The prediction has a mean pLDDT of 88. Predicted 3D model of a 356-nucleotide part of an RNA (large-subunit ribosomal RNA, domain IV) from a marine eukaryotic metagenome. The RNAcentral record of the full RNA draws on MGnify.

Context: one part of a larger RNA
RNA sequence: CUCGGGUGAAGGAACUCGGCAAAAUGACACCGUAACUUCGGGAGAAGGUGUACCCCUUUUAGUGAUCCACUUCGCGUGGUGAGCUGAAGGGGGUUGAAAUUACCAGGUGGCUGCGACUGUUUAUCAAAAACACAGCACUCUGCAAACUCGAAAGAGGAAGUAUAGGGUGUGACGCCUGCCCGGUGCCGGAAGGUUAAUUGAUGUGGUUAGCUGCUUGCAGCGAAGCUGCUGAUCGAAGCCCCGGUAAACGGCGGCCGUAACUAUAACGGUCCUAAGGUAGCGAAAUUCCUUGUCGGGUAAGUUCCGACCUGCACGAAUGGCGUAACGAUGGCCACACUGUCUCCACCCGAGACUCA
Numbered sequence: 001c002u003c004g005g006g007u008g009a010a011g012g013a014a015c016u017c018g019g020c021a022a023a024a025u026g027a028c029a030c031c032g033u034a035a036c037u038u039c040g041g042g043a044g045a046a047g048g049u050g051u052a053c054c055c056c057u058u059u060u061a062g063u064g065a066u067c068c069a070c071u072u073c074g075c076g077u078g079g080u081g082a083g084c085u086g087a088a089g090g091g092g093g094u095u096g097a098a099a100u101u102a103c104c105a106g107g108u109g110g111c112u113g114c115g116a117c118u119g120u121u122u123a124u125c126a127a128a129a130a131c132a133c134a135g136c137a138c139u140c141u142g143c144a145a146a147c148u149c150g151a152a153a154g155a156g157g158a159a160g161u162a163u164a165g166g167g168u169g170u171g172a173c174g175c176c177u178g179c180c181c182g183g184u185g186c187c188g189g190a191a192g193g194u195u196a197a198u199u200g201a202u203g204u205g206g207u208u209a210g211c212u213g214c215u216u217g218c219a220g221c222g223a224a225g226c227u228g229c230u231g232a233u234c235g236a237a238g239c240c241c242c243g244g245u246a247a248a249c250g251g252c253g254g255c256c257g258u259a260a261c262u263a264u265a266a267c268g269g270u271c272c273u274a275a276g277g278u279a280g281c282g283a284a285a286u287u288c289c290u291u292g293u294c295g296g297g298u299a300a301g302u303u304c305c306g307a308c309c310u311g312c313a314c315g316a317a318u319g320g321c322g323u324a325a326c327g328a329u330g331g332c333c334a335c336a337c338u339g340u341c342u343c344c345a346c347c348c349g350a351g352a353c354u355c356a
Base pairs, nucleotide, nucleotide: 001351002350003349004348005347006346007345008344010342011341014340019337027051028050029049030048031047036041038172052094053093054092055091056090057089058088059087060086061085062084063083067079068078069077070076095099107335108334109333110332111331112330113329114327115326119131120130135170136169137168138167139166140165141164147156148155149154173322174321175320176319178252179251180250183249184248185245186244187243188242189241192240193239194238203229204228205227206226207225210221211220212219213218214217253271254270255269256268257267280314281311292308293307294306295305296304
């Protein structure tokens, strides 16, 4: 020096990202116990007192010797209550600094964020505010169900049947959940437009049996058939179109002026939009400017708590705001306590190290 323990003057978190670690608390009995609350809790709240041994005594519980009475005579019934044992008190006394004397055995309180809760999770750096959850809502599904696995047979769903099953979102509970259907999606509609395979009308090209003309092997015309092209007409869903639907995906404005100090603008004008953010909350797990401003706590507070609203860029089941209880959860404060520290010292062990 490293590791594991012990003790410590005065101070007592000044340490530090942070009381990390340590210390402190601790059992049982009794007294006593706040805000808040979903009336269950909170609560072991908090905060106090007692605890050993000896003598006397009280009450009570168990067992039941002895004796007495009754008797249907029985291993019967009733009474008496010695001795022994257990528990709880009362009085007096004894020892120590200390009596749950060792071991074992909650630190406590206050404000606040998040998540209701018990649970689950990154086996091996994350246990959480993440996941789940009961509850709520939307949507699909009439049974050979929807949906999933499987070329299929078949199976699950389910030996279930809409108070059932699948999918999605939200996440106890309380109060609530505003406006927008223009875009995208989904549902409904079928008049019109467009539209595939299919059908193959019409027109036209090639070929030439034949006809005509002549400079007799050429030119022109050319039916039927075969064949190339053209594509009238018929033609569903879809799309266009018309409606609905936001606890579907999502979205929820700008400029200018105005009141008898000033300031501000209940009010007015104007442009745009599908509609312009309602309630509630708000420098917030969201606030850039920002350590915003004010108040509280401190001698001193970028954190914390309460307000304000100028919300860069909250906002209502991608849920909003509250909320008792709960949490190896985040932030802040206080009491107790301490070698965390001022500031280190010594002791007991195990190593390392030096020498042999």